[in-house]
Context: one part of a larger RNA
C1' cells in the first nucleotide's frame, strides 16, 4: 500500500451498474416453486349452446324437464414430462476433481437422415353403477365398459443366440457369409365423397447411421502429521459360473500365496474439486463469495420399484429421532426452491409484480404452466459518475483565536453586496428502445399447400419508468479521522505520572505542538476512520 460476500463508531444529496446468512446441513407458521395433453379413451359432475317435450302467456318469449347433439370439461385411464430448470456443501483425500488418452467391454428417450413394415384375434381394468368398514387418512365385495393401456397368432427386409466357415489382427466378444431358433406394430385429426373409400398431416413397429448425453477403464497430478511403520484373508492372481447395457473379486466355488510399504503404505486430522480470484516486478503466498464445468447431499440411515435415464429434493417401502391430528383403533409431515418466521450471531433484504422479453415441459396448435428468468422494493456493502455553485468583491468589515497590545498578525475573496447559471429539484407537458415471432385480416408467387412472402392490425411486467421541451428560485444537500516521529499538519488555555493517550518508539510528576477544549492547518470526501482477515 493493495484487497474484503465484511461488521462496529461518526456523518449522509442524487443516479448507474454490481452484491447481499460467512453462524445452526438448527427447527419451521402460512401462500406459490411440475404439469400438461379432449387431435390417444369411456364419458358428463359443473359452466355455455342448440334440439325435444311440459307448464304459463294474444305474442315476442319466460320457466322446468330430458338430450353428450356442439363448445369445452372436474373426476378417471393412457402419452409424455416429474433423472431437467433451482438450492446447499454435510460427506468425500479419492467409487471426486483437473489434463491426457483408452475400449475387439458399453447404454441412450426426445432429435436429424435411411431402409423396410403396420394382417387378424383376444381377455380385463379404472372411471361409473351398487353394497358396506372408517372419526379421518382412506379401504373392500358385486357388476358391467373404452383406449395409441394389456395379451396371443401372422409377417420378417432387418436385428439377437447358437453352429459353421471366410478375410486380416500379437490376440480378442470387431467384420462379412450360410443354416437352424427367436423377436414388430396403433391410431388420430382434417379435407373430398351417398358410400366404399382415397389425399395430406400427426403419429406406431423394426433395422442402420449420425448427433447430442452418459457409464467403465488407465496414467499424470494438486493438503497436514512419522509424538501414526508395518497393513491386507475377497485380501492378489488364475480357471470356471453367475451378475451387468458392459470390462472386472463385482459376486460365488475350487486352486496358488500372494498385494501394499520410508519415492510415507496403514491409521488421524482437515476440506468439495477446477475455470478462477487477492497480492506481489517476478518467482511465490493466501482464497474457492458472486458467474461456469464438474461431484456430492436432500430430516437421520438403509432398499429396491417406474422408467431411455434415478438408487429419484417438492416419488414409494421399512427403521430411527421430532412435530401435528384422533372418536386412542389409526393417520400425516420434511423450505439445503422463492418469500417468510424463530433461534443462533458482529452481522446479511420484500409473505412485491409480470410471463412482455429468453430458457424449459407438454401440445397439430391457439394455448396452458414456469419464484427459472425478467422486473420492482430494502441495504453508501462495494465499483463508477455527479452534485452541494460560477465570476466579481478589501472598508482586509463584525466576531473569534494569537500577539512583542492605542497597534498587529490570522480566520479571508471567505462572509456580506453584485452579476449569472440551472446539473438537480419543483410545477406543467410529450415519451421510448426492449417485439422477432407466433395469432387476425388481406394480398402475392409457385410445385396449389395445414405452403412461402409480403402489407396492415392488436400485443410491454419493468411503466407515464428512462429521456425529453418549457417555466421558476442559489434555491432543500459536508463529513469524518488526524497533526510529537515514522508521516503531509502548531499554537494557547486547562490538567499536573492525575484523568488520560497509544500501531511501533513513546507522550503525562506546573510553561505537555503526543492528555481534554478552543483556534488554526494538512488528508480525504458522501464518505471518514476503527476491527478482523489475506498478500
Nucleotide at each position: 500500500g493493495g484487497a474484503u460476500g465484511a461488521a462496529c463508531g461518526c456523518u449522509a444529496g442524487c443516479g448507474g451498474c454490481a452484491g447481499g446468512c460467512u453462524u445452526a446441513a438448527u427447527a419451521c407458521a402460512u401462500g406459490c416453486a411440475a404439469g400438461u395433453u379432449g387431435a390417444g379413451g369411456g364419458g358428463c359432475a359443473g359452466c355455455a349452446u342448440g334440439a325435444u317435450a311440459u307448464a304459463c302467456g294474444c305474442g315476442a318469449g319466460u320457466a322446468u324437464a330430458u338430450u353428450g347433439a356442439u363448445g369445452g370439461c372436474g373426476a378417471c385411464c393412457g402419452g409424455c414430462g416429474g433423472a431437467c430448470g433451482g438450492g446447499u456443501g454435510a460427506g468425500u483425500a479419492a467409487u471426486a476433481g483437473g489434463u491426457a488418452g483408452g475400449a475387439g467391454a458399453c447404454c441412450u428417450a426426445c432429435c436429424u437422415c435411411a431402409u423396410a413394415c403396420a394382417g387378424g384375434g383376444g381377455g380385463a381394468u379404472a372411471g361409473c353403477a351398487u353394497a358396506g368398514a372408517g372419526a379421518a387418512a382412506u379401504c373392500u365385495g358385486u357388476g358391467g365398459u373404452a383406449a395409441u393401456a394389456c395379451c396371443c397368432c401372422a409377417u420378417g427386409a432387418g436385428g439377437u443366440u447358437a453352429u459353421a466357415u471366410g478375410a486380416a489382427u500379437a490376440g480378442a466378444g470387431g467384420c462379412a457369409u450360410a443354416u437352424a431358433a427367436u423377436c414388430a406394430a396403433a391410431g388420430c385429426a382434417u379435407a373430398a365423397g351417398c358410400g366404399a373409400u382415397u389425399a395430406u398431416g400427426c403419429g406406431g413397429u423394426a433395422u442402420g447411421a449420425g448427433a447430442g448425453g452418459g457409464g467403465c477403464c488407465u496414467a499424470c497430478u494438486g493438503a497436514c502429521c512419522a509424538u501414526u511403520a508395518g497393513c491386507u484373508a475377497g485380501u492378489u492372481g488364475g480357471u470356471g459360473a453367475g451378475g451387468u447395457a458392459a470390462g472386472g473379486g463385482c459376486u460365488c466355488a475350487c486352486c496358488a500365496a500372494g498385494g501394499c510399504g520410508a519415492a510415507g503404505a496403514u491409521g488421524g486430522u482437515u476440506a468439495g474439486g477446477g475455470g478462477u480470484u487477492u497480492u506481489g516486478a517476478g518467482a511465490g503466498a493466501g482464497a474457492g463469495a458472486c458467474c461456469c464445468c464438474c461431484c456430492a447431499c436432500a430430516u437421520u440411515g438403509g432398499a429396491a420399484c417406474u422408467g431411455a435415464g434415478a438408487g429419484a429434493c417438492g416419488g414409494u417401502c421399512c427403521a430411527g429421532a421430532c412435530u401435528c391430528c384422533u372418536a386412542c383403533g389409526g393417520g400425516a409431515g420434511g423450505c439445503a426452491g422463492c418469500a417468510g418466521u424463530a433461534g443462533g450471531g458482529a452481522a446479511u433484504a420484500u409473505u412485491g409484480g409480470g410471463c412482455a422479453a429468453u430458457g424449459g415441459g407438454c401440445g397439430a396448435a391457439a394455448g396452458c404452466c414456469u419464484g427459472a428468468c425478467c422486473c420492482a422494493g430494502c441495504c453508501a456493502u462495494g465499483c463508477c459518475g455527479c452534485g452541494u455553485g460560477a465570476a466579481g468583491g478589501a472598508a482586509g468589515a463584525c466576531g473569534g483565536c494569537c500577539u512583542u497590545a492605542u497597534g498587529g498578525g490570522u480566520u479571508g475573496u471567505a462572509a456580506a453586496c453584485u452579476u449569472c447559471u440551472u446539473u438537480a429539484c419543483u410545477a406543467c407537458g410529450c415519451g421510448a428502445a426492449u417485439a422477432g415471432a407466433g395469432g387476425u385480416u388481406a394480398g402475392u408467387a409457385c410445385g396449389a399447400g395445414a405452403u412461402a412472402c409480403u402489407a396492415a392490425u392488436a400485443g410491454g411486467a419493468a411503466g407515464g419508468u428512462a429521456g425529453u421541451g418549457u417555466a421558476g428560485u442559489a434555491a432543500a444537500a459536508a463529513g469524518c479521522a488526524c497533526c510529537g516521529g515514522c508521516u503531509a499538519a502548531c499554537u494557547c488555555c486547562g490538567u499536573g505520572c492525575c484523568a488520560g493517550c497509544a500501531g511501533c518508539c513513546g507522550c503525562g510528576g506546573u510553561a505537555a505542538u503526543a492528555c481534554g477544549u478552543a483556534g488554526g492547518g494538512g488528508g480525504c470526501u458522501a464518505g471518514c476512520g476503527u476491527u478482523a482477515u489475506c498478500c